[in-house]
c-di-GMP-I riboswitch aptamer, 75 nucleotides, folded computationally. The coordinates come from a structure-prediction model, not an experiment, and the mean pLDDT is 82. It matches the Rfam family "c-di-GMP-I riboswitch aptamer". From the family's description: GEMM was predicted in a large-scale screen for bacterial structured RNA regulatory elements.
RNA sequence: CACUGAUAAAGGCAAACCAAUGGAAACGUUGGGACGCAAAGCUAUAGGGCCCCAAAAGGGCAGCCAGCCGCCAAA
Repeated sequence: CACUGAUAAAGGCAAACCAAUGGAAACGUUGGGACGCAAAGCUAUAGGGCCCCAAAAGGGCAGCCAGCCGCCAAA
RNA backbone atom coordinates (compact mmCIF):
# COMPACT_ATOMS: atom_id res chain seq x y z
P C A 1 -0.93 3.87 3.55
O5' C A 1 -1.00 2.89 2.30
C5' C A 1 -0.70 3.38 1.00
C4' C A 1 -0.68 2.24 0.00
C3' C A 1 -1.92 1.36 0.00
O3' C A 1 -2.97 1.92 -0.74
C1' C A 1 0.00 0.00 0.00
P A A 2 -4.50 1.58 -0.28
O5' A A 2 -4.72 0.10 -0.80
C5' A A 2 -4.69 -0.18 -2.20
C4' A A 2 -4.70 -1.66 -2.44
C3' A A 2 -5.82 -2.44 -1.78
O3' A A 2 -7.03 -2.38 -2.48
C1' A A 2 -3.78 -3.55 -1.41
P C A 3 -8.40 -2.39 -1.65
O5' C A 3 -8.51 -3.90 -1.12
C5' C A 3 -8.77 -4.96 -2.02
C4' C A 3 -8.39 -6.29 -1.43
C3' C A 3 -9.29 -6.81 -0.33
O3' C A 3 -10.47 -7.40 -0.84
C1' C A 3 -7.05 -7.11 0.29
P U A 4 -11.83 -7.23 -0.03
O5' U A 4 -11.57 -7.97 1.36
C5' U A 4 -11.34 -9.37 1.40
C4' U A 4 -10.87 -9.77 2.78
C3' U A 4 -11.83 -9.42 3.90
O3' U A 4 -12.84 -10.39 4.04
C1' U A 4 -9.65 -8.73 4.50
P G A 5 -14.30 -9.96 4.51
O5' G A 5 -14.12 -9.72 6.07
C5' G A 5 -13.54 -10.73 6.88
C4' G A 5 -13.24 -10.18 8.26
C3' G A 5 -14.47 -9.70 9.01
O3' G A 5 -14.32 -10.02 10.39
C1' G A 5 -12.91 -7.95 8.86
P A A 6 -15.51 -10.79 11.15
O5' A A 6 -14.77 -11.45 12.40
C5' A A 6 -13.54 -10.90 12.87
C4' A A 6 -13.41 -11.27 14.32
C3' A A 6 -14.48 -10.64 15.20
O3' A A 6 -14.82 -11.53 16.24
C1' A A 6 -12.34 -10.01 15.95
P U A 7 -16.13 -12.39 16.16
O5' U A 7 -16.88 -12.04 17.52
C5' U A 7 -17.44 -10.75 17.74
C4' U A 7 -17.48 -10.46 19.23
C3' U A 7 -16.11 -10.28 19.87
O3' U A 7 -16.22 -9.36 20.96
C1' U A 7 -17.20 -12.12 20.84
P A A 8 -15.82 -7.86 20.76
O5' A A 8 -14.26 -7.92 20.36
C5' A A 8 -13.28 -8.43 21.26
C4' A A 8 -12.12 -7.48 21.39
C3' A A 8 -12.49 -6.02 21.59
O3' A A 8 -12.81 -5.75 22.94
C1' A A 8 -10.75 -6.21 20.00
P A A 9 -13.81 -4.53 23.27
O5' A A 9 -12.90 -3.25 23.07
C5' A A 9 -11.80 -2.99 23.94
C4' A A 9 -11.10 -1.72 23.53
C3' A A 9 -12.02 -0.53 23.32
O3' A A 9 -12.34 0.12 24.53
C1' A A 9 -10.55 -0.71 21.49
P A A 10 -13.80 0.82 24.66
O5' A A 10 -13.64 2.12 23.74
C5' A A 10 -12.69 3.11 24.08
C4' A A 10 -12.57 4.14 22.99
C3' A A 10 -13.88 4.73 22.49
O3' A A 10 -14.40 5.72 23.36
C1' A A 10 -12.52 4.19 20.65
P G A 11 -16.01 5.75 23.59
O5' G A 11 -16.57 6.28 22.19
C5' G A 11 -16.46 7.65 21.84
C4' G A 11 -16.51 7.84 20.35
C3' G A 11 -17.86 7.72 19.69
O3' G A 11 -18.69 8.85 19.89
C1' G A 11 -16.30 6.55 18.42
P G A 12 -20.30 8.61 19.94
O5' G A 12 -20.66 8.23 18.43
C5' G A 12 -20.40 9.16 17.39
C4' G A 12 -20.64 8.55 16.04
C3' G A 12 -22.07 8.21 15.70
O3' G A 12 -22.86 9.36 15.43
C1' G A 12 -20.64 6.52 14.91
P C A 13 -24.41 9.34 15.83
O5' C A 13 -25.09 8.58 14.60
C5' C A 13 -24.85 9.02 13.27
C4' C A 13 -25.27 7.96 12.28
C3' C A 13 -26.72 7.52 12.39
O3' C A 13 -27.59 8.42 11.74
C1' C A 13 -25.33 5.63 12.19
P A A 14 -29.02 8.74 12.37
O5' A A 14 -29.80 7.38 12.22
C5' A A 14 -29.95 6.77 10.94
C4' A A 14 -30.56 5.39 11.10
C3' A A 14 -31.94 5.42 11.72
O3' A A 14 -32.83 4.53 11.05
C1' A A 14 -30.48 4.06 13.01
P A A 15 -34.29 5.00 10.72
O5' A A 15 -34.89 3.68 10.07
C5' A A 15 -34.38 3.19 8.85
C4' A A 15 -34.86 1.77 8.62
C3' A A 15 -36.33 1.55 8.93
O3' A A 15 -37.15 1.94 7.86
C1' A A 15 -35.05 -0.14 9.94
P A A 16 -38.55 2.69 8.13
O5' A A 16 -39.43 1.58 8.89
C5' A A 16 -39.81 0.39 8.20
C4' A A 16 -40.37 -0.62 9.18
C3' A A 16 -41.57 -0.15 9.98
O3' A A 16 -42.77 -0.24 9.26
C1' A A 16 -40.02 -1.22 11.40
P C A 17 -43.81 0.97 9.25
O5' C A 17 -44.19 1.14 10.79
C5' C A 17 -44.87 0.11 11.48
C4' C A 17 -44.83 0.37 12.98
C3' C A 17 -45.33 1.75 13.40
O3' C A 17 -46.74 1.81 13.48
C1' C A 17 -43.28 1.30 14.47
P C A 18 -47.51 3.15 13.15
O5' C A 18 -47.22 4.04 14.44
C5' C A 18 -47.67 3.63 15.72
C4' C A 18 -47.20 4.60 16.79
C3' C A 18 -47.45 6.07 16.50
O3' C A 18 -48.78 6.45 16.76
C1' C A 18 -45.25 5.79 17.30
P A A 19 -49.46 7.60 15.85
O5' A A 19 -48.79 8.92 16.44
C5' A A 19 -49.02 9.30 17.79
C4' A A 19 -48.19 10.51 18.15
C3' A A 19 -48.29 11.67 17.17
O3' A A 19 -49.46 12.44 17.36
C1' A A 19 -46.03 11.30 17.74
P A A 20 -50.13 13.16 16.08
O5' A A 20 -49.15 14.39 15.82
C5' A A 20 -49.00 15.40 16.80
C4' A A 20 -47.85 16.33 16.45
C3' A A 20 -47.91 16.95 15.07
O3' A A 20 -48.79 18.05 15.00
C1' A A 20 -45.73 16.15 15.46
P U A 21 -49.66 18.25 13.65
O5' U A 21 -48.58 18.72 12.57
C5' U A 21 -47.87 19.93 12.74
C4' U A 21 -46.68 20.00 11.81
C3' U A 21 -46.99 19.88 10.33
O3' U A 21 -47.50 21.07 9.77
C1' U A 21 -45.16 18.50 10.86
P G A 22 -48.47 20.92 8.47
O5' G A 22 -47.45 20.72 7.25
C5' G A 22 -46.58 21.77 6.88
C4' G A 22 -45.67 21.34 5.75
C3' G A 22 -46.37 20.74 4.53
O3' G A 22 -46.95 21.72 3.69
C1' G A 22 -44.51 19.42 5.09
P G A 23 -48.35 21.34 2.93
O5' G A 23 -47.93 20.20 1.89
C5' G A 23 -47.10 20.51 0.79
C4' G A 23 -46.74 19.26 0.01
C3' G A 23 -47.92 18.42 -0.46
O3' G A 23 -48.55 18.97 -1.60
C1' G A 23 -46.25 17.02 0.44
P A A 24 -50.18 18.95 -1.66
O5' A A 24 -50.60 17.41 -1.69
C5' A A 24 -51.95 17.03 -1.53
C4' A A 24 -52.21 15.75 -2.27
C3' A A 24 -51.21 14.63 -1.98
O3' A A 24 -51.64 13.85 -0.88
C1' A A 24 -51.45 14.93 -4.31
P A A 25 -50.57 13.33 0.20
O5' A A 25 -49.78 12.17 -0.56
C5' A A 25 -50.44 10.96 -0.91
C4' A A 25 -49.65 10.21 -1.96
C3' A A 25 -48.25 9.80 -1.52
O3' A A 25 -48.28 8.54 -0.89
C1' A A 25 -48.15 10.85 -3.65
P A A 26 -47.16 8.14 0.20
O5' A A 26 -45.86 7.84 -0.67
C5' A A 26 -45.75 6.64 -1.44
C4' A A 26 -44.58 6.74 -2.39
C3' A A 26 -43.23 6.95 -1.73
O3' A A 26 -42.63 5.75 -1.31
C1' A A 26 -43.50 8.50 -3.49
P C A 27 -42.33 5.50 0.23
O5' C A 27 -41.51 6.77 0.73
C5' C A 27 -40.18 7.04 0.30
C4' C A 27 -39.94 8.54 0.20
C3' C A 27 -39.51 9.24 1.49
O3' C A 27 -38.13 9.07 1.77
C1' C A 27 -41.21 10.50 0.48
P G A 28 -37.63 9.24 3.29
O5' G A 28 -37.63 10.82 3.49
C5' G A 28 -36.81 11.66 2.71
C4' G A 28 -37.08 13.12 2.99
C3' G A 28 -36.80 13.58 4.41
O3' G A 28 -35.42 13.81 4.63
C1' G A 28 -38.87 14.45 3.69
P U A 29 -34.78 13.44 6.03
O5' U A 29 -35.31 14.60 6.99
C5' U A 29 -35.00 15.95 6.71
C4' U A 29 -35.76 16.86 7.66
C3' U A 29 -35.65 16.49 9.13
O3' U A 29 -34.45 16.96 9.72
C1' U A 29 -37.90 16.91 8.59
P U A 30 -33.75 16.06 10.85
O5' U A 30 -34.65 16.31 12.13
C5' U A 30 -34.74 17.62 12.69
C4' U A 30 -35.78 17.65 13.78
C3' U A 30 -35.68 16.54 14.82
O3' U A 30 -34.66 16.78 15.79
C1' U A 30 -37.91 16.77 14.16
P G A 31 -33.89 15.49 16.40
O5' G A 31 -34.94 14.87 17.41
C5' G A 31 -35.37 15.61 18.53
C4' G A 31 -36.54 14.93 19.22
C3' G A 31 -36.34 13.47 19.59
O3' G A 31 -35.54 13.29 20.74
C1' G A 31 -38.45 13.75 18.62
P G A 32 -34.63 11.92 20.85
O5' G A 32 -35.69 10.76 21.10
C5' G A 32 -36.45 10.73 22.30
C4' G A 32 -37.60 9.76 22.20
C3' G A 32 -37.22 8.29 22.07
O3' G A 32 -36.84 7.71 23.30
C1' G A 32 -38.95 8.80 20.55
P G A 33 -35.65 6.61 23.34
O5' G A 33 -36.18 5.46 22.36
C5' G A 33 -37.36 4.73 22.68
C4' G A 33 -37.69 3.79 21.53
C3' G A 33 -36.58 2.81 21.20
O3' G A 33 -36.70 1.67 22.04
C1' G A 33 -37.36 3.85 19.20
P A A 34 -35.41 0.74 22.29
O5' A A 34 -35.30 -0.01 20.90
C5' A A 34 -34.40 -1.03 20.70
C4' A A 34 -34.46 -1.46 19.24
C3' A A 34 -33.18 -2.18 18.80
O3' A A 34 -33.52 -3.13 17.81
C1' A A 34 -33.47 -0.20 17.53
P C A 35 -33.91 -4.64 18.22
O5' C A 35 -33.65 -5.41 16.85
C5' C A 35 -34.73 -5.93 16.13
C4' C A 35 -34.52 -5.81 14.64
C3' C A 35 -33.12 -6.11 14.10
O3' C A 35 -32.84 -7.50 14.10
C1' C A 35 -34.03 -4.26 12.97
P G A 36 -31.31 -8.00 14.15
O5' G A 36 -30.84 -7.85 12.63
C5' G A 36 -29.54 -7.45 12.30
C4' G A 36 -29.59 -6.30 11.31
C3' G A 36 -28.22 -5.75 10.93
O3' G A 36 -27.65 -6.51 9.88
C1' G A 36 -29.63 -3.98 11.54
P C A 37 -26.04 -6.74 9.88
O5' C A 37 -25.48 -5.31 9.44
C5' C A 37 -25.81 -4.77 8.18
C4' C A 37 -25.25 -3.36 8.05
C3' C A 37 -23.75 -3.24 8.22
O3' C A 37 -23.07 -3.58 7.03
C1' C A 37 -24.85 -1.52 9.42
P A A 38 -21.94 -4.75 7.03
O5' A A 38 -20.59 -3.93 6.80
C5' A A 38 -20.16 -2.98 7.73
C4' A A 38 -19.04 -2.17 7.15
C3' A A 38 -17.80 -2.99 6.76
O3' A A 38 -17.06 -2.25 5.81
C1' A A 38 -17.29 -1.59 8.59
P A A 39 -17.18 -2.41 4.29
O5' A A 39 -16.92 -0.87 3.99
C5' A A 39 -17.94 -0.08 3.47
C4' A A 39 -18.69 0.60 4.59
C3' A A 39 -20.03 1.15 4.12
O3' A A 39 -20.94 1.06 5.21
C1' A A 39 -18.78 2.88 5.04
P A A 40 -22.40 0.53 4.87
O5' A A 40 -23.33 1.59 5.58
C5' A A 40 -23.48 2.93 5.05
C4' A A 40 -24.44 3.72 5.90
C3' A A 40 -24.14 3.71 7.38
O3' A A 40 -24.60 4.92 7.97
C1' A A 40 -26.13 2.49 6.96
P G A 41 -23.71 5.94 8.70
O5' G A 41 -22.91 6.61 7.48
C5' G A 41 -23.44 7.74 6.85
C4' G A 41 -22.37 8.81 6.69
C3' G A 41 -22.55 9.65 5.45
O3' G A 41 -23.35 10.78 5.71
C1' G A 41 -20.35 8.77 5.52
P C A 42 -24.57 11.11 4.71
O5' C A 42 -23.83 11.72 3.43
C5' C A 42 -23.09 12.92 3.52
C4' C A 42 -22.30 13.16 2.25
C3' C A 42 -23.10 13.05 0.97
O3' C A 42 -23.82 14.23 0.67
C1' C A 42 -21.12 11.81 0.75
P U A 43 -25.23 14.09 -0.16
O5' U A 43 -24.77 13.63 -1.61
C5' U A 43 -24.03 14.50 -2.44
C4' U A 43 -23.64 13.82 -3.73
C3' U A 43 -24.80 13.30 -4.57
O3' U A 43 -25.37 14.33 -5.35
C1' U A 43 -23.10 11.66 -4.44
P A A 44 -26.99 14.47 -5.45
O5' A A 44 -27.43 13.16 -6.22
C5' A A 44 -27.00 12.91 -7.56
C4' A A 44 -28.18 12.45 -8.41
C3' A A 44 -29.37 13.41 -8.39
O3' A A 44 -29.97 13.42 -9.68
C1' A A 44 -30.04 11.30 -7.59
P U A 45 -30.43 14.87 -10.25
O5' U A 45 -30.53 14.62 -11.83
C5' U A 45 -31.30 13.56 -12.32
C4' U A 45 -31.14 13.49 -13.83
C3' U A 45 -29.71 13.21 -14.30
O3' U A 45 -29.44 11.82 -14.33
C1' U A 45 -30.62 15.05 -15.50
P A A 46 -28.04 11.32 -13.86
O5' A A 46 -27.34 10.82 -15.19
C5' A A 46 -27.11 11.66 -16.33
C4' A A 46 -25.71 11.49 -16.86
C3' A A 46 -24.63 11.58 -15.77
O3' A A 46 -23.56 10.73 -16.08
C1' A A 46 -24.44 13.40 -17.28
P G A 47 -23.19 9.64 -15.04
O5' G A 47 -24.42 8.62 -15.11
C5' G A 47 -24.73 8.02 -16.35
C4' G A 47 -24.46 6.53 -16.28
C3' G A 47 -25.69 5.70 -15.91
O3' G A 47 -26.53 5.48 -17.02
C1' G A 47 -23.88 5.05 -14.57
P G A 48 -28.16 5.50 -16.80
O5' G A 48 -28.43 4.05 -16.19
C5' G A 48 -28.04 2.90 -16.91
C4' G A 48 -28.03 1.68 -16.01
C3' G A 48 -29.34 1.35 -15.32
O3' G A 48 -30.29 0.75 -16.17
C1' G A 48 -27.58 1.16 -13.78
P G A 49 -31.86 1.12 -16.01
O5' G A 49 -32.20 0.60 -14.54
C5' G A 49 -32.12 -0.79 -14.23
C4' G A 49 -32.33 -1.01 -12.75
C3' G A 49 -33.66 -0.53 -12.21
O3' G A 49 -34.71 -1.45 -12.46
C1' G A 49 -31.94 0.20 -10.78
P C A 50 -36.21 -0.92 -12.77
O5' C A 50 -36.76 -0.55 -11.33
C5' C A 50 -36.82 -1.53 -10.30
C4' C A 50 -37.07 -0.89 -8.96
C3' C A 50 -38.31 0.01 -8.90
O3' C A 50 -39.51 -0.71 -8.72
C1' C A 50 -36.46 1.11 -7.91
P C A 51 -40.87 -0.17 -9.36
O5' C A 51 -41.25 1.02 -8.37
C5' C A 51 -41.53 0.77 -7.00
C4' C A 51 -41.72 2.06 -6.25
C3' C A 51 -42.78 3.00 -6.81
O3' C A 51 -44.08 2.61 -6.43
C1' C A 51 -40.83 4.22 -6.30
P C A 52 -45.33 2.97 -7.41
O5' C A 52 -45.52 4.54 -7.16
C5' C A 52 -45.88 5.04 -5.88
C4' C A 52 -45.93 6.54 -5.91
C3' C A 52 -46.88 7.14 -6.94
O3' C A 52 -48.20 7.18 -6.43
C1' C A 52 -44.81 8.27 -7.00
P C A 53 -49.41 6.67 -7.38
O5' C A 53 -49.44 7.77 -8.52
C5' C A 53 -49.74 9.11 -8.21
C4' C A 53 -49.44 10.00 -9.39
C3' C A 53 -50.06 9.54 -10.70
O3' C A 53 -51.40 9.97 -10.82
C1' C A 53 -47.79 10.11 -11.04
P A A 54 -52.59 8.83 -10.91
O5' A A 54 -52.23 8.05 -12.26
C5' A A 54 -52.66 6.70 -12.44
C4' A A 54 -52.70 6.37 -13.91
C3' A A 54 -51.45 6.77 -14.67
O3' A A 54 -50.49 5.74 -14.65
C1' A A 54 -53.37 7.60 -15.78
P A A 55 -48.97 6.12 -14.33
O5' A A 55 -48.45 6.85 -15.65
C5' A A 55 -48.31 6.11 -16.85
C4' A A 55 -48.23 7.04 -18.04
C3' A A 55 -47.11 8.06 -17.98
O3' A A 55 -45.90 7.53 -18.47
C1' A A 55 -49.13 9.14 -18.54
P A A 56 -44.54 8.11 -17.93
O5' A A 56 -44.46 9.55 -18.61
C5' A A 56 -44.17 9.67 -19.99
C4' A A 56 -44.37 11.09 -20.46
C3' A A 56 -43.51 12.13 -19.76
O3' A A 56 -42.21 12.22 -20.33
C1' A A 56 -45.74 12.88 -19.81
P A A 57 -40.99 12.54 -19.38
O5' A A 57 -41.28 14.02 -18.86
C5' A A 57 -41.14 15.14 -19.73
C4' A A 57 -41.72 16.38 -19.09
C3' A A 57 -41.10 16.79 -17.76
O3' A A 57 -39.90 17.52 -17.92
C1' A A 57 -43.44 16.80 -17.57
P G A 58 -38.67 17.13 -16.98
O5' G A 58 -39.24 17.25 -15.51
C5' G A 58 -39.59 18.52 -14.96
C4' G A 58 -40.44 18.35 -13.73
C3' G A 58 -39.76 17.67 -12.55
O3' G A 58 -38.93 18.55 -11.82
C1' G A 58 -41.87 16.71 -12.88
P G A 59 -37.68 17.91 -11.04
O5' G A 59 -38.34 17.09 -9.85
C5' G A 59 -39.07 17.76 -8.83
C4' G A 59 -39.79 16.78 -7.96
C3' G A 59 -38.93 15.81 -7.17
O3' G A 59 -38.35 16.41 -6.02
C1' G A 59 -40.70 14.64 -8.16
P G A 60 -36.92 15.87 -5.52
O5' G A 60 -37.23 14.45 -4.89
C5' G A 60 -38.08 14.33 -3.75
C4' G A 60 -38.38 12.89 -3.47
C3' G A 60 -37.19 12.01 -3.15
O3' G A 60 -36.74 12.17 -1.81
C1' G A 60 -38.60 10.90 -4.66
P C A 61 -35.19 11.94 -1.50
O5' C A 61 -35.01 10.36 -1.58
C5' C A 61 -35.69 9.51 -0.68
C4' C A 61 -35.44 8.05 -1.02
C3' C A 61 -33.99 7.61 -1.02
O3' C A 61 -33.51 7.37 0.29
C1' C A 61 -35.11 6.72 -2.90
P A A 62 -32.02 7.78 0.70
O5' A A 62 -31.06 7.00 -0.31
C5' A A 62 -30.94 5.58 -0.26
C4' A A 62 -29.47 5.17 -0.31
C3' A A 62 -28.63 5.71 0.83
O3' A A 62 -27.68 4.73 1.21
C1' A A 62 -27.72 6.45 -1.20
P G A 63 -27.41 4.47 2.77
O5' G A 63 -28.18 3.13 3.07
C5' G A 63 -27.93 1.95 2.30
C4' G A 63 -29.03 0.94 2.53
C3' G A 63 -30.41 1.41 2.09
O3' G A 63 -31.14 0.28 1.63
C1' G A 63 -30.45 0.92 4.39
P C A 64 -31.41 0.09 0.04
O5' C A 64 -30.09 -0.65 -0.48
C5' C A 64 -29.99 -2.08 -0.41
C4' C A 64 -29.76 -2.66 -1.80
C3' C A 64 -28.41 -2.32 -2.43
O3' C A 64 -27.35 -3.10 -1.91
C1' C A 64 -30.12 -2.03 -4.02
P C A 65 -25.88 -2.50 -1.83
O5' C A 65 -25.34 -2.57 -3.33
C5' C A 65 -25.13 -3.82 -3.95
C4' C A 65 -24.94 -3.66 -5.44
C3' C A 65 -23.74 -2.82 -5.88
O3' C A 65 -22.51 -3.51 -5.81
C1' C A 65 -25.63 -2.21 -7.14
P A A 66 -21.19 -2.68 -5.41
O5' A A 66 -21.16 -1.45 -6.45
C5' A A 66 -20.83 -1.67 -7.82
C4' A A 66 -20.97 -0.37 -8.61
C3' A A 66 -20.00 0.73 -8.20
O3' A A 66 -18.74 0.58 -8.83
C1' A A 66 -22.19 1.62 -8.34
P G A 67 -17.42 0.97 -8.01
O5' G A 67 -17.40 2.55 -8.10
C5' G A 67 -17.26 3.21 -9.36
C4' G A 67 -17.42 4.71 -9.19
C3' G A 67 -16.53 5.33 -8.12
O3' G A 67 -15.22 5.61 -8.61
C1' G A 67 -18.74 6.07 -7.83
P C A 68 -13.98 5.45 -7.64
O5' C A 68 -14.12 6.71 -6.67
C5' C A 68 -14.00 8.03 -7.17
C4' C A 68 -14.34 9.04 -6.10
C3' C A 68 -13.57 8.89 -4.79
O3' C A 68 -12.26 9.44 -4.85
C1' C A 68 -15.85 9.19 -4.33
P C A 69 -11.09 8.73 -4.02
O5' C A 69 -11.42 9.14 -2.51
C5' C A 69 -11.30 10.49 -2.10
C4' C A 69 -11.97 10.71 -0.76
C3' C A 69 -11.42 9.89 0.41
O3' C A 69 -10.21 10.41 0.95
C1' C A 69 -13.76 9.80 0.43
P G A 70 -9.18 9.39 1.61
O5' G A 70 -9.92 8.96 2.95
C5' G A 70 -10.10 9.89 4.00
C4' G A 70 -10.99 9.33 5.08
C3' G A 70 -10.43 8.16 5.88
O3' G A 70 -9.51 8.56 6.87
C1' G A 70 -12.67 7.73 5.30
P C A 71 -8.54 7.47 7.54
O5' C A 71 -9.41 6.98 8.78
C5' C A 71 -9.72 7.87 9.83
C4' C A 71 -10.27 7.13 11.02
C3' C A 71 -9.46 5.93 11.49
O3' C A 71 -8.35 6.30 12.28
C1' C A 71 -11.75 5.37 11.42
P C A 72 -7.05 5.38 12.28
O5' C A 72 -7.50 4.04 12.99
C5' C A 72 -7.85 4.03 14.36
C4' C A 72 -8.34 2.66 14.76
C3' C A 72 -7.37 1.52 14.45
O3' C A 72 -6.37 1.40 15.44
C1' C A 72 -9.54 0.92 13.75
P A A 73 -4.88 0.96 15.02
O5' A A 73 -5.00 -0.61 14.78
C5' A A 73 -5.58 -1.44 15.78
C4' A A 73 -5.78 -2.83 15.23
C3' A A 73 -4.50 -3.52 14.77
O3' A A 73 -4.53 -4.90 15.12
C1' A A 73 -6.08 -3.47 13.01
P A A 74 -3.33 -5.51 15.96
O5' A A 74 -3.61 -7.07 15.88
C5' A A 74 -3.74 -7.81 17.07
C4' A A 74 -4.64 -9.01 16.84
C3' A A 74 -4.21 -9.95 15.73
O3' A A 74 -3.15 -10.79 16.13
C1' A A 74 -6.52 -9.58 15.61
P A A 75 -2.07 -11.33 15.03
O5' A A 75 -2.91 -12.32 14.12
C5' A A 75 -3.42 -13.53 14.66
C4' A A 75 -4.35 -14.19 13.68
C3' A A 75 -3.77 -14.44 12.30
O3' A A 75 -2.97 -15.60 12.25
C1' A A 75 -5.89 -13.47 12.09